[in-house]
Molecule: Bacterial RNase P class A
Organism: Pseudonocardiaceae bacterium
């Protein structure tokens, strides 16, 4: 210099004018609070706030028991509040390499499936072929047919029931032998472990598929901030007191409750509910369902100080953990976080300068993906552009 691999950071800046939200101060509307108006001050979206895929915190309900179903995860060790995340390592595959990819338990527990092609797709298979024998033909090369043997060769396929060489045979075949590959079992050594290295024995080989059922191991209560809680209000109802009049109603006030009417099913012959689903069983138990008419549809808490952020140190290969110091950075609810202008930075185009290009000057255009709503940890997806670090390969020079 060229070609790559991996990881990380940022994701516009400055100024002016106008505007919005929470909180706080001051002044006014009022005598205080609340509320409203004005003014000043602090703060005011993201690396993904997104998809809502996984895991937790938090809240409410439940927490006699038994059985059967159901869901999730899947190499090992670690990490964490937890995880299907992350780190390191193992095994398999790819790359010269840095490095990348793997939905990576079990197919001698059982069942199912294996498209197309092919004769045959699982304890297989004679299509071509090889061999023996019989019969026939012959141009003596051989050909045709019958019966039988053969998995060596060809061909099909993703896959055809170990590979190479030899013995053997009519031709062949793990039928037998040697070596190799693979499987099962045993022993030795290393490693926490997945696993790795070495040795021995055995029968000669037992296909694939579990993101098919299934088996094994481990894990798993339900619902979700519209969780949940407090206050207020109302449609009305009941009771008490006072008043009015045509003696049965009406009006006002106070207390308690939280609507009224109708229909159906129920009240120990049990509705309905709870124990995540179903069955059994257990517990609570007087209401439940539907229709019609009406009322409210407000405020506050939860709510943002947290597995928090930043600098540094220590332990660890790392994920991560521990410690010192510093910081407070949105909290809406008809839902704020915006708009306009100027300059600069970046990118592209055009013009001028120039022989040409760079530089320089001028003009125009562009500047992403996207936006909190209880909060965190991840994963996945989207993204104009800018920057940094580590490493590999090739060529040349020292």
């Nucleotide at each position: 210099c060229g070609a790559g691999u991996c990881g990380g950071u940022c994701g516009g800046g400055c100024g002016g004018c106008c505007g919005c939200g929470u909180c706080g101060g001051c002044g006014g509307g009022c005598a205080c609070c609340a509320c409203c108006c004005g003014u000043c001050g602090c703060c005011g979206a993201g690396g993904a706030a997104a998809g809502u895929c996984c895991g937790g915190a938090c809240u409410c309900c439940g927490c006699a028991g038994g059985g059967c179903a159901g869901g999730g995860u899947g190499g090992u060790u670690g990490u964490u509040a937890a995880c299907g995340g992350c780190a390191a390592c193992c095994c398999g595959g790819g790359g010269c390499g840095a490095c990348c990819c793997g939905c990576g338990g079990g197919a001698c527990a059982g069942u199912g499936c294996c498209a197309c092609a092919g004769a045959g797709a699982a304890c297989a298979g004679a299509c071509c072929g090889c061999c023996a024998u019989c019969g026939g033909g012959u141009c003596c090369g051989c050909c045709c047919g019958g019966u039988g043997g053969c998995a060596a060769g060809g061909g099909u396929g993703a896959a055809a029931c170990g590979g190479u060489g030899g013995u053997g045979u009519a031709a062949g075949a793990g039928a037998c032998c040697a070596c190799c590959a693979g499987c099962a079992c045993c022993c030795c050594g290393g490693g926490u472990g997945a696993c790795c290295g070495g040795g021995g024995u055995g029968g000669c080989u037992c296909g694939g598929u579990a993101a098919a059922c299934c088996c094994c191991a481990c894990c798993c209560g339900g619902a979700g901030c519209a969780a949940g809680g407090u206050c207020a209000a109302g449609a009305g109802g009941u009771c008490g007191c006072u008043c009015c009049c045509c003696a049965g109603g009406g009006a006002g006030c106070g207390a308690c409750u939280g609507u009224g009417c109708g229909a159906g099913c129920g009240u120990u012959c049990g509705a309905g509910g709870g124990c995540g689903g179903c069955c059994c069983g257990c517990c609570c138990g007087a209401g439940c369902u539907c229709g019609c008419a009406g009322g409210u549809g407000g405020a506050c808490c939860g709510c943002u100080a947290g597995a928090g952020c930043c600098u540094g140190g220590c332990a660890g290969c790392g994920a991560u953990g521990c410690c010192c110091g510093g910081c407070c950075g949105a909290g809406a609810g008809g839902g704020a976080u915006g708009g306009c202008c100027g300059c600069c930075a970046c990118c592209g185009c055009c013009c001028g300068c120039u022989c040409a290009a760079c530089c320089c000057g001028g003009g125009c255009g562009g500047c992403a993906c996207a936006g909190a709503a209880u909060c965190c940890g991840g994963c996945u997806u989207a993204c104009a552009g800018a920057c940094c670090g580590a490493c590999u390969c090739g060529u040349c020079c020292g």